The part of an RNA shown here (small-subunit ribosomal RNA, 3' major domain) has 469 nucleotides and comes from an uncultured bacterium.

Context: one part of a larger RNA
RNA sequence: UGACGGGGACCCGCACAAGCAGUGGAGUAUGUGGUUUAAUUCGAAGCAACGCGAAGAACCUUACCAGGGCUUGACAUAUGCAGGAAUACUUAAGAGAUUAAGUAGCUCUUCGGAGCUUGCAUACAGGUGGUGCAUGGUUGUCGUCAGCUCGUGUCGUGAGAUGUUGGGUUAAGUCCCGCAACGAGCGCAACCCCUGUUGUUAGUUGCCAGCAAGUUAAGUUGGGCACUCUAGCAAGACUGCCGUGGACAACACGGAGGAAGGUGGGGAUGACGUCAAAUCAUCAUGCCCUUUAUGUCCUGGGCUACACACGUACUACAAUGGUCGUUACAGAGGGAAGCGAGAUAGUGAUAUUAAGCAAAUCCCAAAAAGACGGUCCCAGUUCGGAUUGAAGGCUGAAAUUCGCCUUCAUGAAGUUGGAAUUGCUAGUAAUUGCAGGUCAGCAUACUGCAGUGAAUACGUUCCCGGGUC
Numbered sequence: 001u002g003a004c005g006g007g008g009a010c011c012c013g014c015a016c017a018a019g020c021a022g023u024g025g026a027g028u029a030u031g032u033g034g035u036u037u038a039a040u041u042c043g044a045a046g047c048a049a050c051g052c053g054a055a056g057a058a059c060c061u062u063a064c065c066a067g068g069g070c071u072u073g074a075c076a077u078a079u080g081c082a083g084g085a086a087u088a089c090u091u092a093a094g095a096g097a098u099u100a101a102g103u104a105g106c107u108c109u110u111c112g113g114a115g116c117u118u119g120c121a122u123a124c125a126g127g128u129g130g131u132g133c134a135u136g137g138u139u140g141u142c143g144u145c146a147g148c149u150c151g152u153g154u155c156g157u158g159a160g161a162u163g164u165u166g167g168g169u170u171a172a173g174u175c176c177c178g179c180a181a182c183g184a185g186c187g188c189a190a191c192c193c194c195u196g197u198u199g200u201u202a203g204u205u206g207c208c209a210g211c212a213a214g215u216u217a218a219g220u221u222g223g224g225c226a227c228u229c230u231a232g233c234a235a236g237a238c239u240g241c242c243g244u245g246g247a248c249a250a251c252a253c254g255g256a257g258g259a260a261g262g263u264g265g266g267g268a269u270g271a272c273g274u275c276a277a278a279u280c281a282u283c284a285u286g287c288c289c290u291u292u293a294u295g296u297c298c299u300g301g302g303c304u305a306c307a308c309a310c311g312u313a314c315u316a317c318a319a320u321g322g323u324c325g326u327u328a329c330a331g332a333g334g335g336a337a338g339c340g341a342g343a344u345a346g347u348g349a350u351a352u353u354a355a356g357c358a359a360a361u362c363c364c365a366a367a368a369a370g371a372c373g374g375u376c377c378c379a380g381u382u383c384g385g386a387u388u389g390a391a392g393g394c395u396g397a398a399a400u401u402c403g404c405c406u407u408c409a410u411g412a413a414g415u416u417g418g419a420a421u422u423g424c425u426a427g428u429a430a431u432u433g434c435a436g437g438u439c440a441g442c443a444u445a446c447u448g449c450a451g452u453g454a455a456u457a458c459g460u461u462c463c464c465g466g467g468u469c
Stems, first nucleotide, its partner, number of pairs: 008469006015460002019424005026315008034306002042053002064301007073124001077123008087104007106115003126290002129288003135284002137279003140275001142273001147186006153162003166177003192267004197235007206225003211222003238261001241255005317417001321376007333364003338357002342353004383414001388409007430452007
C1' cells in the first nucleotide's frame, strides 16, 4: 500500500422481508456423473460445467471402434526423367473403397518449347496428436458495480500520501460547498437503435369517411388519400414553470400543464483489473510428437448402452376443469430444388391435380387461451397420458440398431410433493398460442412475437453479494 476480520459507521441490490408461481415427490424429454462397452470421440466442473460447444449424431456429419484398402498421398507448391492422356460410356469382381477389360480420345506452336495430365524419383504435404501453465485472437466473471489512474505542485529520509478525504446530494468519483492542491484521462451520463404523442411530405401492393356501381357475401369496381398504416423529415421533456424545505448551493418533496416527469420504458454499449478462469476441437501459432501412420479412402457399428445419482425442462395430478358443437380478436417472421390457395380422394397423417406469389399484392395461416350452448358430478374418473399391440403416412439410396406423424386398441405412475431451494417489483410474474434459425426428415430446446393479465414491498434487525470511510 493492499487483502482479510464471527471489528465499527454509512449506503445499495428480488439480498432478506411482504407476496405470487415453482423446483425437490410422479411419468417423459434432454444434458452430466457413474457403470458397461470393440467403441460408447473430445471439450466444459462452485457461483461463472451439466436443453453448455451442438442453430438440430440414421449414412454423411464423425473426430471413436472393428474390418478392408492407399503411401508424394484426400489437399498445396516445385524440380528431374519417361509418357499421352485427362475424361466419358459399357461389362465383370467386390460390402464398398477399388481393381481388371473393351470402345472413343490431347491442344497451341515462332518447331526452341508452352499448357493440361499420367507414372517414377526427390523436396514435402497431412495430423480434431500433446501443451490454453509457451501464446495471439475471442469469451465468461466480479459488474453496467462506480470505480481506476496520470501530469505538475506540496508533504514524508523512504515505501508512499495528497488530489480521490470532509459536509450535503445523486442511479452514478452525479453535482454543490469546503480543502495544498490545481488540472487531466479511462469509466458514469449524453450522442446510437426500438417504443410512447403530434405535425408535415408521399399514397401503392396499404386504407375506405363521404359519392356512385355491385353482391348470397366481400374495398369487389369507379373514385378518393380524410382516417388507419407504411417510412423519411421535424417538434416534444429541460427540474423548463409554481410552492415548500435546504447552506442564498447542489438537490429533495408536492403541484400545474402535458401523450409522456424528473435517467419516460426497453436495447446496444462492459473502465483499470481479478480468477496461470475457458478455448491449441472455429481460426492462427511457438515447441514437442507422428510420417507404409497419430495421415488418408471405404463398409458396418458407436456417439442413442443402463442397476443407479444429479441438473434443466415438458406433461400432469383436475370442475377457475375435461370433452363436444358454434363463434371472435394479434404481432413478428419465412417463402423459388421454395411457400403452395382451391378442387378431388381418405376417419386421419397425407396423396393427386393445380391457381397465385422473388411477395405491404400470393401463400404458410387455423392464432390459442377467450365468448356462447350441451354434457360429465368428485371417482384413479369422460382426470392423466406413460407403456405396449395392430394397421398406415412422410422424408430420404436406406428409418433394424436409430426419425417424425396418423388411426384403432391398451390405459402405468400420479390425489399438489420431506429437508432444502429458485425466479419475479408492471404490461412484470403467471398463463395462452404463433413464427423463425438449424434442417432432406426430426424441437418439450433456443431466439423472437403478440393475447389475457395479477399479488405484494412495513422496512433494513438478520442471510448473501457489492461500494465508501
The coordinates come from a structure-prediction model, not an experiment, and the mean pLDDT is 85.